About this RNA:
A computed fold for a 733-nucleotide part of an RNA from Metallosphaera yellowstonensis MK1, annotated as large-subunit ribosomal RNA, domain II. Its Rfam family is "Archaeal large subunit ribosomal RNA".
Context: one part of a larger RNA
RNA sequence: GCCGGGGAGUUCACGCUGGUGGCGAGCCUAAGGCGUUCAACGCCGAAGGCGUAGGGAAACCGAGGAUCCGCAACCCGGGCGACCGGGUGAGGGAUCGGGUCUGUCAGGGCCUUGAGUCACCGGUGUGAGACUAGAAACCGGGCGAUCUAGACCAGGGCAGGCCGAAGCCGGGGGAAACCUCGGUGGAGGGCCGAAUAGGGGUUCUGACGUGCAAUUCGUUCCCUUGACCCUGGUCUAGGGGCAAAAGACCAAUCUAGCCCGGUGAUAUCUAGUUCCCUCCGAAAUGCGUCCUAGCGCAGCCUCCCUGGAGGUUGCUCGUGGGGUAGAGUUACUGAUUGGGGGCCUCUGGCGAAAGCCAGAGGAACUCAGUCAAACUCCGAACCUGCGGGCACCAGAGAAGGGGGGAGUGGAUCACCCGGCGUAAGGUUGGGUGGUAAGAGGGGAACAACCCAGACCCGGGUUAAGGUCCCUAAGUGCUGGCUAAGUGCCAAUCAGAAAGGGCGUCCCAUGCCUUAGACAGCGGGGAGGUGGGCCCAGCAGCAGCCAUCCUCUAAGGAGUGCGUAACAGCUCACCCGCCGAGGCCUGGGGCCCUGCAGAUUGGUCGGGGCUCAAGCCAGCCACCGAUACCCGGGGGGUGGUACCCUAUGGGUGCCGCUCGGUAGGGGGGCGCCACGGUGGGCCAGAAGGCGGGCCGUGAGGUCCGCUGGACCCUCCGCGGGUGCAGAUCCCGGC
Repeated sequence: GCCGGGGAGUUCACGCUGGUGGCGAGCCUAAGGCGUUCAACGCCGAAGGCGUAGGGAAACCGAGGAUCCGCAACCCGGGCGACCGGGUGAGGGAUCGGGUCUGUCAGGGCCUUGAGUCACCGGUGUGAGACUAGAAACCGGGCGAUCUAGACCAGGGCAGGCCGAAGCCGGGGGAAACCUCGGUGGAGGGCCGAAUAGGGGUUCUGACGUGCAAUUCGUUCCCUUGACCCUGGUCUAGGGGCAAAAGACCAAUCUAGCCCGGUGAUAUCUAGUUCCCUCCGAAAUGCGUCCUAGCGCAGCCUCCCUGGAGGUUGCUCGUGGGGUAGAGUUACUGAUUGGGGGCCUCUGGCGAAAGCCAGAGGAACUCAGUCAAACUCCGAACCUGCGGGCACCAGAGAAGGGGGGAGUGGAUCACCCGGCGUAAGGUUGGGUGGUAAGAGGGGAACAACCCAGACCCGGGUUAAGGUCCCUAAGUGCUGGCUAAGUGCCAAUCAGAAAGGGCGUCCCAUGCCUUAGACAGCGGGGAGGUGGGCCCAGCAGCAGCCAUCCUCUAAGGAGUGCGUAACAGCUCACCCGCCGAGGCCUGGGGCCCUGCAGAUUGGUCGGGGCUCAAGCCAGCCACCGAUACCCGGGGGGUGGUACCCUAUGGGUGCCGCUCGGUAGGGGGGCGCCACGGUGGGCCAGAAGGCGGGCCGUGAGGUCCGCUGGACCCUCCGCGGGUGCAGAUCCCGGC
């Protein structure tokens, strides 16, 4: 892991609530007892409990009516009928009254004629282990020092070599104290060290790392007469021991051992929680909380009862509310750039002084301009209150009211509008729609995007999106654009901006042009003059000033290059050749650039595509969903008619409807046992294996083989009643 078996909302008490039944202004027994085949069961037993009146702490006092509206129902009248008009009108509603308490009054609180009670069943709450499993811990009583820590007692062990303390002996020196030399001696937590005495466990951070091993192996290393090592015996025990102290060690367990018990400790946490169909269907919000992983109340879901006519998600009209977007700034507040003239303060200069000039700073004013969530002279869209109309919902019962049961109270995405942030699949708010709890089609793939809300089966038509091939449908039509493989992207993005382009297409203004434009080519481009000044020199061309006249078709006191200065080249300007458009500017479309990344040229999903299979505009077809339409079938709910064994069941027709997590409601299937009932079976029960059929399903039924002795229908009643999961338990493989 698989298979088989086991495996989780139970029981009792007391509340609340619904249903069914008994009795009913009453209802019921409890303990206990009687009968009995001491079983089932029947009976006795009102003590007491609930109800029949409330208000008040108490003393105490003490209601049960009136009028109106009016649903159902019934009655009357009219109508062929749908229905209309009227009356009575339980329950219901409104107003007034009544009881009592408080209060000086006013006012206020509770109550105001009759349904309860007992039993059983269902739901739920509380207390109990309370759906099951799971702690870390706490407390009690015991068991442990054969491991290890320390201590005590008795024993055992340590190759070889080196150094050479005190003391002692001898020699020498000295007045002495004492010093010194040579021996001897053998001290020491002294030194080196053992390739197997022994102990340790440093390095490789080696081997191993489901190991040889729950700490080993190899190498290297440390100690080796001592605070040394070893053996045996004995002692210290759990808030205790022992500790050269690491919270180390106390039997592979230690910041409090182990075993059993309290014990089913507790767990706002985690996991698991077993058959089917069917109707409805959430919330991830607000407030509070030693509260933020929880809980309570409200909100949102569900079921039942009541109620009896209106309701309001949309559109529109009327009438109010609002100060956002925008806009504005002689309409305020505040900010802000540049200019202006005064004023105040300080400093400096000049002056004999008056004063003048300059600079720096400040508060105002003014001109031109700019800005604002906490500015507004203005001011939308939009939102919203009330009323009318339309639409829609509603006697097939809306709104409202009461009650039973919940779950939820971690959300998240897109778009629009805000705050924070450089930004983020960021964060924090508001609105709407989604996902959550939503399948199907599209988007290559892809909870949230686009289309569209799936009861089942069949046929057709469309949506989004597509129609060259992969791949269903156009190599469709018309007109443009793009040459970049740009692109082949709805958006998110899978990238992008400012800026730049004599890439190319389109639009527009202005100007030139057959009296010849623009470009190109040929020619001219002169004289006074080398203008004057400056300068070493400057002659069109360093710089300053001026910028005239003549000849002309035209030619600057000179556009650039150049020279030391000249020269030289060139331009402006003019003529000729040529012969039809040209030049400047602005705007728009596509394209290029700006643009560099990490496994392939790794990519438009791919192949591949260029008057397109790209982009723009238009048109016609077609494909394409569980959408829509048609046919058949099924379920729910409401209405209606008929039938029956009738508080229920069946059938026909009509309306609406059937995605669904948490969750609420309804109806069923199967297992085991029991009380009845009817049956089967050795001519083969249960169980097993294989198959046919029926049912939406849980499941049922029939046949064959196997098996070899019990089993089933129907009506009830009762559960230790349904497994794939819990690192579930036991067994097998």
The organism belongs to Metallosphaera yellowstonensis, within Archaea.